[in-house]
Description:
The RNA shown here (transfer RNA) has 78 nucleotides and comes from a Candidatus Zixiibacteriota bacterium. Lineage of the source: Bacteria > Pseudomonadati > Candidatus Zixiibacteriota. Rfam family: tRNA. Rfam classes the family as a transfer RNA. Rfam links the family to the GO term triplet codon-amino acid adaptor activity.

RNA sequence: GUCCCUAUCGUCCAGCCCGGUCUAGGACACCGCCCUUUCACGGCGGCGACAGGGGUUCAAAUCCCCUUAGGGACGCCA
Numbered sequence: 001g002u003c004c005c006u007a008u009c010g011u012c013c014a015g016c017c018c019g020g021u022c023u024a025g026g027a028c029a030c031c032g033c034c035c036u037u038u039c040a041c042g043g044c045g046g047c048g049a050c051a052g053g054g055g056u057u058c059a060a061a062u063c064c065c066c067u068u069a070g071g072g073a074c075g076c077c078a
Base pairs, nucleotide, nucleotide: 001074002073003072004071005070006069007068010028011027012026013025020058030046031045032044033043034042051067052066053065054064055063
């Protein structure tokens, strides 16, 4: 230098390929209530995220381009 992969709640993981009630779902954690003599377990509820920018579209987490960060493969110079 070229190419490929990854980036989503505090953490881990779906959804992306094939755009459509997704103001984004699940588990664990956290908070509240219930249950319990107490704690734990369990039940119910709550909180909480699409790396940034632009484009296409009626509609973008999803498609395209650029950038950022991390990882990998190949190559060049010496």
Its mean pLDDT, the model's own confidence on a scale to 100, is 83.